Large-subunit ribosomal RNA, domain I from Taibaiella sp., 529 nucleotides, folded computationally. The coordinates come from a structure-prediction model, not an experiment, and the mean pLDDT is 83. The source organism's lineage runs through Bacteria, Pseudomonadati, Bacteroidota, Chitinophagales and Taibaiella. RNAcentral holds the full RNA, with entries from ENA. It matches the Rfam family "Bacterial large subunit ribosomal RNA".
Context: one part of a larger RNA
RNA sequence: GGCAUACGGUGGAUGCCUAGGCGAUAAGAGGCGAUGAAGGACGCGGCAAGCUGCGAAAAACUUCGGGGAGCUGCACACGAGCGUAGAUCCGGAGGUAUCCGAAUGGGGGAACCCACACUGUCGAAUACAGUGUACCCGCGAGGGGGCUAACGUAGGGAACUGAAACAUCUAAGUACCUAUAGGAAAAGAAAAUAACAAAUGAUUCCCAGAGUAGUGGCGAGCGAAAUGGGAAAAGCCCAAACCGGUGAAGCGAGCUUUACCGGGGUUGUAGGACUGCAUCAGUUGAGAAGUAAAAAGCGGAAGUGUUUGGGAAGACACGCCAAAGAGAGUGAUAGCCUCGUACGCGUAAGGUUACUUUGAGACGCAGUAUCCUGAGUAGGGCGGGACCAGAGAAAUCCUGUCUGAAUCUGCGGGUACCAUCCCGUAAGGCUAAAUACUCCUUAUCGACCGAUAGUGAACCAGUACCGUAAGGGAAAGGUGAAAAGUACCGUGAAUAACGGGGUGAAAUAGUACCUGAAACCGUAUGCCU
Numbered sequence: 001g002g003c004a005u006a007c008g009g010u011g012g013a014u015g016c017c018u019a020g021g022c023g024a025u026a027a028g029a030g031g032c033g034a035u036g037a038a039g040g041a042c043g044c045g046g047c048a049a050g051c052u053g054c055g056a057a058a059a060a061c062u063u064c065g066g067g068g069a070g071c072u073g074c075a076c077a078c079g080a081g082c083g084u085a086g087a088u089c090c091g092g093a094g095g096u097a098u099c100c101g102a103a104u105g106g107g108g109g110a111a112c113c114c115a116c117a118c119u120g121u122c123g124a125a126u127a128c129a130g131u132g133u134a135c136c137c138g139c140g141a142g143g144g145g146g147c148u149a150a151c152g153u154a155g156g157g158a159a160c161u162g163a164a165a166c167a168u169c170u171a172a173g174u175a176c177c178u179a180u181a182g183g184a185a186a187a188g189a190a191a192a193u194a195a196c197a198a199a200u201g202a203u204u205c206c207c208a209g210a211g212u213a214g215u216g217g218c219g220a221g222c223g224a225a226a227u228g229g230g231a232a233a234a235g236c237c238c239a240a241a242c243c244g245g246u247g248a249a250g251c252g253a254g255c256u257u258u259a260c261c262g263g264g265g266u267u268g269u270a271g272g273a274c275u276g277c278a279u280c281a282g283u284u285g286a287g288a289a290g291u292a293a294a295a296a297g298c299g300g301a302a303g304u305g306u307u308u309g310g311g312a313a314g315a316c317a318c319g320c321c322a323a324a325g326a327g328a329g330u331g332a333u334a335g336c337c338u339c340g341u342a343c344g345c346g347u348a349a350g351g352u353u354a355c356u357u358u359g360a361g362a363c364g365c366a367g368u369a370u371c372c373u374g375a376g377u378a379g380g381g382c383g384g385g386a387c388c389a390g391a392g393a394a395a396u397c398c399u400g401u402c403u404g405a406a407u408c409u410g411c412g413g414g415u416a417c418c419a420u421c422c423c424g425u426a427a428g429g430c431u432a433a434a435u436a437c438u439c440c441u442u443a444u445c446g447a448c449c450g451a452u453a454g455u456g457a458a459c460c461a462g463u464a465c466c467g468u469a470a471g472g473g474a475a476a477g478g479u480g481a482a483a484a485g486u487a488c489c490g491u492g493a494a495u496a497a498c499g500g501g502g503u504g505a506a507a508u509a510g511u512a513c514c515u516g517a518a519a520c521c522g523u524a525u526g527c528c529u
Base pairs, nucleotide, nucleotide: 001528002527003526004525005524006523007522008521009520015514016478017477020449021448022446023445024444025443026442027441028440029438030437031147032146039100040099041098042055043054044053046078050074051073061094062093063092064091065090066089070082071081072080105114106113107112115133116132117131118130119129120128121127135144136143137142151182152180153179154178155177156176162169166217192200193199204231205230206229207228208227214222215221235430236429237428238374242263243262244261245260246259247258248257249256250255251254268408270373271372272371273370274367275366276365277364282363283362284361287358288357289356290355291354292353293352297345298344299343303318304317305316306315307314319336320335321325327339328338329337379403380402381401382400383399384398385397386396389415410425411424412423413422414421465472466471485513488500489499490498491497
């Protein structure tokens, strides 16, 4: 020096565990904010650095309920107290709520500085205290502003990439930016679809139709609709004609014009005004009243003995309950020990939903002479864009620009265009449900993870740390059933470390603490060199 064996050190793998995550289902909620939010700064404790809670009324106050013996948060010590005259704690409601922050009296380098007006404390000044004082919209009442995970609508709008290069094309109207809304949004009651059937009948979503018809440097690719089957179903209101009222203007003493208000009226087998007749019953239904549900919580069955053990829930023996044998805990594995579970019950005020009762208002027939039925609109030219459709034979829709009709004997569409035929009635508006999403709450579940996994974060983590900044971004869980966390003695310079001793089932479980692999480092013994 090597090898082997034994015993250690170091180290923290592995096993077991879970306080945290991940995914889903059902229900709820879908907003908060000038009555000052979200988010913070600074404070508040007997001692008080941090977290949590709270706000100068400061780990809290009041009240109404619940609850019933302990309590003064994490936080286990000391001190001082509170509580059956019901505390701590839980639920509903209220009060207080410094300063910054939309931040709003003015300013400002956020949590700071400086004002004005009125009122009060004193007789005045000063000082102090309270209240008010931003801007925009609105006649006013009042409203707005800012924050917020995804989902929505609208206005803008890429590139990488693919085409095996690249330019039309694609990626993609995606990412991203902006505006803005709601619990959903958007769309929506045919100037629709269809095609010879006396067809369908608002919109939205799903399945098929169908990777079809198409489109396409006919490349890469892109890609419908009718129709059928489902989910859900709901229809309405204006403008105008006409009648009346009020104000103004003009002419001029009752006409015209205009503005506003009330009635009327709302559609395509055209409808309405207008004229004539009728005006009962039934259907629908804004709002109001009552009842129930919804919380903190309450009740809630049934087991003992022996034995092993530190410990029984294990084993053995004999029982019991079950509308409850879901689950968790308890010194090992518990239906009957504890919390629970099935089942049953639960108050005031306020708000929400469902059901019942009541109930304003709405809903006719005939005639057809005249009047009305949405104009810089429909359509057209040029240039763009949307549609499955890349300008094409290119309909349809939107419009920057130039133009520009008709008025029911009207007008639009049915994929150039024309005729016939059919369908509809534009140029005003509203509309639940089926659909999308989950920052959040409650309950439940998992052939999801188990500390290099699962969130970046099981632990005081968006922390420490890095960066001028935008931004980047960790590591780090486990004594034991219970602290019973080693009294006392000794060695030692020692509050180090260790030896006794004690606790404990165990201390090779000793706060560097479960298990404790390997690398690596030793000690002892044997063998070889």